Predicted 3D model of a 167-nucleotide RNA (Lysine riboswitch aptamer) from a sheep gut metagenome. The prediction has a mean pLDDT of 84.

[in-house]
RNA sequence: UAGUAGAGGCGCACGACUCAUCAGUAGACAGCAUGAUGCUUUGAAGGGCAGGAGAUUGCUGUUAAAAGGGGGAAGUGCCGAAGGGGUGUUAUCUUCAAGUAACACUUUCUGGGCAUAUAGUUAACAGCUAUAUGACUGUCAUCCUGAUUCAGGAUGGAGUGCUGCUA
Numbered sequence: 001u002a003g004u005a006g007a008g009g010c011g012c013a014c015g016a017c018u019c020a021u022c023a024g025u026a027g028a029c030a031g032c033a034u035g036a037u038g039c040u041u042u043g044a045a046g047g048g049c050a051g052g053a054g055a056u057u058g059c060u061g062u063u064a065a066a067a068g069g070g071g072g073a074a075g076u077g078c079c080g081a082a083g084g085g086g087u088g089u090u091a092u093c094u095u096c097a098a099g100u101a102a103c104a105c106u107u108u109c110u111g112g113g114c115a116u117a118u119a120g121u122u123a124a125c126a127g128c129u130a131u132a133u134g135a136c137u138g139u140c141a142u143c144c145u146g147a148u149u150c151a152g153g154a155u156g157g158a159g160u161g162c163u164g165c166u167a
Base pairs, nucleotide, nucleotide: 001167002166003165004164005163006162009079011078012077013076014075017072018071019070027063028062029061030060031059032058033057037050038049039048040047041098042097043096044095045094046093082110083109084108085106086105087104088103089102090101091100092099111137112136114134115133116132117131118130119129120128121127139157140156141155142154143153144152145151146150
């Protein structure tokens, strides 16, 4: 230097199935009132659809979900596991800008889990994401101590790292 195999622990990701929440909400139907706009992710322009045979909005009654997100979980793949950032392509009625989803690329950032705070997201005070702080933990380096291939302590770095084996 290259290959190969490993370690960190409430370890990471996926997850059939199941449970609660979403919610007595959206929607549908009926009645009363109102009386011209409403829908198409957001804004602008355009197009399409519905609409005095009643748009929209409010109230009452009947009926009544789902997706996303979350808990548990058989099992699966793993230790840059994975998650952010960036770029590109495709989709979202058309164009511009933004957003969302999927895929691809990226030596761009993060060793890991936890707690707290702030911001964003969301129905949510759950969860997720980012940043900061805090101790904990693993690893290596430097220094110190001891019983010196080991243990402990202090400080610091980062996974493009660390350890074992092979050439």